Predicted 3D model of an 89-nucleotide RNA (SAM riboswitch aptamer (S box leader)) from an Actinomycetes bacterium.

[in-house]
RNA sequence: CGUUCAUCAAGAGCGGUGGAGGGACAGGCCCUCUGAAGCCGCGGCAACCGUCGACACGUCGACAGGUGCCACUGCCUGACCGAUGAGCA
Numbered sequence: 001c002g003u004u005c006a007u008c009a010a011g012a013g014c015g016g017u018g019g020a021g022g023g024a025c026a027g028g029c030c031c032u033c034u035g036a037a038g039c040c041g042c043g044g045c046a047a048c049c050g051u052c053g054a055c056a057c058g059u060c061g062a063c064a065g066g067u068g069c070c071a072c073u074g075c076c077u078g079a080c081c082g083a084u085g086a087g088c089a
Base pairs, nucleotide, nucleotide: 002088003087004086005085006084007083008082013042014041015040016039017038021031022030023029025078026077027076028075043070044069045068048066049065050063051062052061053060054059074081
C1' cells in the first nucleotide's frame, strides 16, 4: 500500500518546548501570537483486541496489559472520501 468486518451526534487537558499554522481533501464555517502544528512529561476518556468471571452460548460484568482518543456531530456539505480497531494477503 491492498482487502474484509466493526465503529465514528457520548466521553476525556494541563504543564514544558516550539514559534505559524491547524480542523485529511475541495468549498464553507471555525480555532489560533490571550501562542497553531510537531515533540516531551504528567493526567484523563473509552473499551476494539486482551485477561478474569458468569452464562440461557446470543451475550453480560469486572480489570485496564496492546492500540486509540481528549475544540466544534468524522465541525458542515461533497466524493470512486477519511480515521481508528481487529483480521487476511

Its Rfam family is "SAM riboswitch aptamer (S box leader)". Its family is annotated with regulation of gene expression in the Gene Ontology.